[in-house]
RNA sequence: GGGCCCGUAGCUCAGCCUGGUAGAGCGCAAGGCUCUUAACCUUGUCGUCGCGAGUUCAAAUCUCGCCGGGCCCA
Numbered sequence: 001g002g003g004c005c006c007g008u009a010g011c012u013c014a015g016c017c018u019g020g021u022a023g024a025g026c027g028c029a030a031g032g033c034u035c036u037u038a039a040c041c042u043u044g045u046c047g048u049c050g051c052g053a054g055u056u057c058a059a060a061u062c063u064c065g066c067c068g069g070g071c072c073c074a
Stems, first nucleotide, its partner, number of pairs: 001073007010026004020057001027045006050066005
């Protein structure tokens, strides 16, 4: 230098192909239960969807550029 993949909640990831309310598990908080703790149950908590631009009525999703990480080629 070239090719491919990944970046979404505090953590691990789904959702992207086929544009239309941003989700799951874990974690954390409160409550319930319990003599207490743990476990279990209920409710809640938290997102500039890596950054910028474009297309569109509408972008996590499509297009372009950039940044970061990984693998391969040279």

A computed fold for a 74-nucleotide RNA from a Candidatus Nanohaloarchaea archaeon, annotated as transfer RNA. Its Rfam family is "tRNA". Rfam's curators write: Transfer RNA (tRNA) molecules are approximately 80 nucleotides in length. The prediction has a mean pLDDT of 81. Lineage of the source: Archaea > Methanobacteriati > Methanobacteriota > Candidatus Nanohaloarchaea.